The RNA shown here (c-di-GMP-I riboswitch aptamer) has 77 nucleotides and comes from an Actinomycetota bacterium.
[in-house]
RNA sequence: CAGCGAUAAGGGCAAACCCGUCGUGAGGCGGGGACGCAGAGCCAGGGACCUCCCCAGGAGGCCGCCCAGCCGCCGAA
Repeated sequence: CAGCGAUAAGGGCAAACCCGUCGUGAGGCGGGGACGCAGAGCCAGGGACCUCCCCAGGAGGCCGCCCAGCCGCCGAA
């Protein structure tokens, strides 16, 4: 350096569900809460999936589904 990922250390994130709030909706945000995660960090560029509308199409959502791009912690076998 690459690969790999512990019943390691120090930390990190937070599914379902509940409350509040915004949105026609998918869903977003805040609080509670932990099923899980070695990127469950960033990113909506490609695919998948989801929603709405005036449905040859258009406007959105979602990266905790996969790929691409960017940045990055630790070090046993």